[in-house]
Parts: sequence; C1' cells; structure tokens
RNA sequence: GCCUCUAUAGCUCAGCGGUUAGAGUACGUCCUUGGUAAGGACGGGGUCCCGGGUUCAAGUCCCGGUAGAGGCU
Repeated sequence: GCCUCUAUAGCUCAGCGGUUAGAGUACGUCCUUGGUAAGGACGGGGUCCCGGGUUCAAGUCCCGGUAGAGGCU
C1' cells in the first nucleotide's frame, strides 16, 4: 500500500428497510431465608462509532472517514 470482517446497554452479543431497538449478564428495589447463596418479580440504563447520501421510512442499503481484528504484498 491492497483486500476482507467488525463497531448496537457497563460487558458478551441478537436485530428480513416499517409500528416501541432486544436478549443474556451486570446494576437497583422488592419477595423468599434466622442470615447468606441460589431462585422469583419489577425497574433503571442506548447520540445504534462519526459525517454525508438514497427512501414516504435507515441500526439495516450506498459513499467517505475513524478505530479494532485478520489476510496479502
């Protein structure tokens, strides 16, 4: 220098262009216990990496950046 993949909650990750962005885990409150752990219920938490474009509508498609991983030379 070139190619491919990845970027969504604190963390690990889902999410055919459509109605409210979700799960597990973590966190908070409560239930349960003599008290923990385990279990259960409820809840809070998101600029979907950044900037443009397409579209009635973009986390999703296109372009350009940035960062990370892998490969080639």
Molecule: transfer RNA
Organism: Candidatus Pacearchaeota archaeon